Small-subunit ribosomal RNA, 5' domain from an uncultured organism, 527 nucleotides, folded computationally.

Context: one part of a larger RNA
RNA sequence: GAACGAAUGCUGGCGGCGUGUUUAAGACAUGCAAGUCGCACGGAAUGAACCGAGUAGUAAUACCUGGUGAUUUUAGUGGCGCACGGGUGAGUAACACGUGAAUUACAUGCCCUUCAGUGGGGAAUAGCCCAGGGAAACUUGGAUUAAUGCCCCAUAGUCUCGCAAGAGUAAAGGUGGCCGCAAGGCUGUCGCUGAAGGAUUGGUUCGCGCCCUAUCAGCUUGUUGGUGAGGUAACGGCUCACCAAGGCUACGACGGGUACCUGGUCUGAGAGGACGAUCAGGCACACUGGAACUGAGACACGGUCCAGACACCUACGGGUGGCAGCAGUCGAGAAUAAUUCACAAUGGACGAAAGUCUGAUGGUGCAACGCCGCGUGGAGGAUGACGGUCUUAGGAUUGUAAACUCCUGUCAUCCGGGAGAAAGACUUGGGAGUUAAUAGCUCACAGGGUUGAUAGUACCGGAAGAGGAAGGGACGGCUAACUUCGUGCCAGCAGCCGCGGUAAUACGAAGGUCCCAAGCGUUGUUC
Repeated sequence: GAACGAAUGCUGGCGGCGUGUUUAAGACAUGCAAGUCGCACGGAAUGAACCGAGUAGUAAUACCUGGUGAUUUUAGUGGCGCACGGGUGAGUAACACGUGAAUUACAUGCCCUUCAGUGGGGAAUAGCCCAGGGAAACUUGGAUUAAUGCCCCAUAGUCUCGCAAGAGUAAAGGUGGCCGCAAGGCUGUCGCUGAAGGAUUGGUUCGCGCCCUAUCAGCUUGUUGGUGAGGUAACGGCUCACCAAGGCUACGACGGGUACCUGGUCUGAGAGGACGAUCAGGCACACUGGAACUGAGACACGGUCCAGACACCUACGGGUGGCAGCAGUCGAGAAUAAUUCACAAUGGACGAAAGUCUGAUGGUGCAACGCCGCGUGGAGGAUGACGGUCUUAGGAUUGUAAACUCCUGUCAUCCGGGAGAAAGACUUGGGAGUUAAUAGCUCACAGGGUUGAUAGUACCGGAAGAGGAAGGGACGGCUAACUUCGUGCCAGCAGCCGCGGUAAUACGAAGGUCCCAAGCGUUGUUC
């Protein structure tokens, strides 16, 4: 000199864009953060409309009741999702990461392309109902019921077994349209099953790179290799039995300490050094330790089981919980924000769709924490007011500074207008392509009524008036900037050298000056 996720002292007008618990991976009240599908299913509730019976009435009608049943809602079964997104950096010195390869040793839901199929049957079970147990959490028994839930048979180009012959191995329907009296047939669409290929994502292996320490010198028995078996999606001591005695190490094994890694960031002319906040990629973790289940994918942050610590409820028998999600609280600390708005946009989950959900995200709020921009007025104005300071007492300086005159209107204030971000989706209409098709699908077009949290914000126009807006540090040398008074080795200053003991440009105050400026100094850290 530069830099910072900074802190701190004094000061503080506005805007844009960023950033904001670096400490206790400490403990957490409360709310929200993962649901969705009725076009998979049986129920339950709702009940437009229609049909019928009864009562009152002469009738219209009113009341009541039974059936069919559009629509809407949904506890449960089922499907998909919950393995993404979001957080944190404790652990990890490791194929964790980076980079380059390998996989004839592998997997891959949803998506794309192609081929083949989607036939027949069955038994349950939740819900509902009945009867219990429990304070609660929840739970037991009986009866009954559905499915795209489960099972069996058929078929088998794949796969498995087998020398071969051969044997075994799959599926699910829903919802529209048309024809038909019906049985049923044709067809669209969303699905389902098997296979091949692709894409994407992942698993595994290897070369190289990757902090300090020798006041750590020897380490190792599933250890190193082989045979066989088991296990895995897959190779492999991954596991096991047997056999051999190997394997690593001064090119630093083993041990100890520290630490998530990288793209990058800061600095520097560079080489290098230090760092790894925000953003992006990877990894690891989810109260602590362990385990598996489900699934294409987890050994699963808001799933399960076991153990532990902690906290809460309890009828004392027993239960419940996990903010390193977003806010927020306590604690710790020098120190770090709202218990905010919206799904309008982007993205995600589900759904045929409408749509629902989304503390992802988009916004607003708080903080000069940082960077950048703007303003706090402009022009004229005295051989120069007052006041202050100094003085050789003449004057000098503050100083065109002020007053005064003439202007301007950025920002802030007030009034009025007022966006872009909106594309879509829905719906109507014809058109083109595909096609056997006037289904459906795709494409472009025209018309219609709509969709904005931010926000009456940005922006634009108008009004008034210089009105509302400057401080901090320094002035001995380094280092730009000097005098007077006070003090008297005292009080104090200080980054280094050093100032202060009666004329202190170094302490304190004042005037003046210099530097920077909505900031300026100090402290800490890095180069």
The RNAcentral record of the full RNA draws on ENA and SILVA. Its mean pLDDT, the model's own confidence on a scale to 100, is 84.